[in-house]
């Protein structure tokens, strides 16, 4: 310092190759129990940032920050 691969919820993962951001767990409110697990029913959470191309972007360009590999 060059090349390449990643970045989505608290956490582990998807999203059929641009067309409605989804699921287990975790936490929250409820049922039901004498009570507590377990089960069960619901809300609520998120695309690293910017810009851009398009009717429409997690997804395609490009840049920037963070992580990992290789190369000198």
């Nucleotide at each position: 310092g060059c090349u390449c691969c990643c970045g989505u919820a608290g956490c582990u993962c998807a999203a059929u190759u641009g067309g409605u951001a989804g699921a287990g767990c975790a936490g929250c409110c409820g049922c039901a129990u004498g009570g507590u697990a377990a089960g069960u029913g619901g809300a609520a959470g998120a695309u690293a940032c910017a810009a851009g191309u398009u009717c429409g972007a997690a997804u395609c360009c490009u840049g920037u920050c963070g992580g990992g590999a290789g190369c000198a």
Molecule: transfer RNA
Organism: Chloroflexota bacterium